[in-house]
Context: one part of a larger RNA
């Protein structure tokens, strides 16, 4: 190389657009690079195999024949890959009507709640615990009216219920804006598909600079438990959390399951769209489609399980693995302010 793999045993890239390259529907007609068969040249000899002769055999040694799967030139074939020319619509994409939706991204606005602040009743405890104690309170706390400031983060609706490419996304309400879905087949005619490299988006911690700070809480401090207690409970508490811009790119980034098409019995939920029947009615009810669950067949699988959403049969591409440590390190590259991130060995060892 061939080969064989990747839910979970090593192995799907965190996600997505996308340049090269790979891969590509159907008719018809034309070229003949790949193809596919003839001829002719060539394919050094030895060697390899086949027959034969010759050393007594053999090995070797001689002759002959086939071989030498090659490449070059010539005229032939066109089915299929390609190339060119015209043409179709089942792929793709476009338009029209329509509903749904916590998709994004800006602004304004609500309420409950915590906390603080002023004032009023109003007095000796509050708060926390398994008990406590540390703190809070007679300088008037807790509780309880009424006012107010400030920050955050939306109860109930809320659903194996929607949106999203993934991270994600949840008060209202206006503006601004992506997808996707059905229905019609009206328009374009293959424009597809995957896609090293590039680009772009990526929770949480971090990291700059500026604000902002209610709750909550690494560090850090007391108190307590305990032989001991750098914890585990309790009182506190600082970065952070949360708004601007700008990095950082990492996760058990998870369906541990890479897109894409297409094939292949079923049942039953739920969301959403549309079409029939009835009907005073879009309330039941039947059909379809897309999505998003539960079961469970054939078939797979070691097993557990998947089981039209497949890990079933199949094609067409990327990524990716190939004993266990040491190691996702070292050491050089790139990227970063920085913590690191990223490509990634070896010795040596079982």
């Nucleotide at each position: 190389c061939u080969g064989g793999g990747c839910g979970u045993a090593a192995a799907g890239g965190g996600u997505g657009c996308g340049u090269a390259g790979g891969u590509g529907g159907u008719g018809a007609g034309g070229u003949a690079a790949g193809u596919c068969g003839g001829a002719u040249g060539u394919g050094a000899a030895a060697u390899c195999u086949c027959c034969a002769a010759g050393c007594u055999c053999a090995a070797c040694u001689u002759g002959g024949a086939a071989a030498c799967u090659g490449c070059a030139u010539u005229g032939g074939a066109a089915a299929c890959u390609a190339c060119c020319u015209u043409g179709c619509u089942a792929g793709a994409g476009g338009a029209u009507u329509u509903g749904a939706g916590g998709g994004g991204g800006g602004a304004u606005u609500g309420g409950a709640a915590u906390a603080c602040u002023u004032g009023g009743u109003g007095u000796a405890g509050c708060a926390g615990u398994g008990a406590a104690a540390u703190g809070c309170g007679u300088a008037g706390a807790u509780a309880u009216c009424a006012a107010g400031u400030g920050g955050a983060a939306c109860a109930c609706c809320a659903g194996u219920g929607g949106c999203g490419a993934a991270g994600g996304c949840g008060a209202a309400u206006c503006c601004c804006u992506g997808g996707a879905a059905a229905a019609u087949a009206c328009c374009u005619g293959a424009c597809a598909c995957u896609g090293a490299g590039g680009c772009a988006c990526g929770a949480a911690a971090g990291c700059u600079a500026g604000g902002g700070g209610a709750g909550c809480a690494a560090a850090c401090a007391g108190g307590a438990u305990u032989a001991g207690a750098u914890a585990c409970c309790c009182u506190g508490g600082u970065a952070g959390u949360c708004c601007u811009a700008g990095c950082c790119c990492u996760a058990a980034a998870c369906g541990g399951u890479g897109c894409u098409u297409g094939c292949u019995u079923g049942c039953u939920g739920u969301a959403a769209g549309a079409g029939g029947a009835a009907u005073c009615g879009a309330c039941c009810c039947c059909u379809c489609u897309u999505g998003u669950g539960g079961c469970g067949g054939a078939g797979c699988u070691a097993a557990c399980g998947c089981g039209u959403u497949a890990a079933g049969c199949a094609a067409g591409c990327c990524g990716c693995c190939u004993g266990g440590g040491a190691a996702g390190u070292a050491c050089g590259g790139u990227c970063g302010c920085a913590a690191g991130a990223u490509u990634a060995a070896a010795a040596c060892u079982c």
This is a predicted structure of a 350-nucleotide part of an RNA (small-subunit ribosomal RNA, central domain) from a metagenome. Its Rfam family is "Bacterial small subunit ribosomal RNA". Its family is annotated with ribosome and structural constituent of ribosome in the Gene Ontology.